Model confidence (mean pLDDT): 78 of 100. A computed fold for a 91-nucleotide RNA from an Alphaproteobacteria bacterium, annotated as Glycine riboswitch aptamer. The model forms 91% of the base pairs in the Rfam consensus. The sequence was found by an Rfam model in a public genome assembly.

This record gives sequence, C1' cells and structure tokens, in this order.
RNA sequence: AAGACCCUUGUGGGAGAGACCGGCGAACAAGGCCGGCGCCGAAGGAGCAACCGCCCCGGAAACUCUCAGGCUACCGGACCGCAAGGCGAGG
Repeated sequence: AAGACCCUUGUGGGAGAGACCGGCGAACAAGGCCGGCGCCGAAGGAGCAACCGCCCCGGAAACUCUCAGGCUACCGGACCGCAAGGCGAGG
C1' cells in the first nucleotide's frame, strides 16, 4: 500500500568570489588559451565531530580544508518545489 524511505528523468527556483594583471588570439570590447597574484564553497573529494548503530567496528553535516571545481554571460551548482517512472515498508 490511493505507496513510506530511497533512486532516475523532465521542469522551475538556486548563493558566494577579479568584466584583475601580462602575453597570444580577437579587432570597439568581452566570453577562448597560457602564465601570475588575489579570492569563493553549495558538484565531487578529504578531515574533525555531536549523534546513531548490528558497538570488532561502522555510518555521520550546510562545520572545517580547498586537492578538484568556481570568480560578467552560457554551462555547472548543494538544496527545495512540481510532474512522471522505479522499488516495496517503514518514515
């Protein structure tokens, strides 16, 4: 059970931080590439931990770190709403 939790797809919302400096490209300029310095945390990752458990051990954040990622637009984006599908009993 007219379907919990969880998962997938579509769709809507979705913050932070240099339109930085130099070179190339371009040719009003910017979104591109390389190098440099400065920053952000809400993809992912890692660490500590309240707490939880089947207590050997394991799970565990939006806290912390900043490896990765990001710092005009586009894309991405934890999380939330709506719709559809899946699973099948707890939340």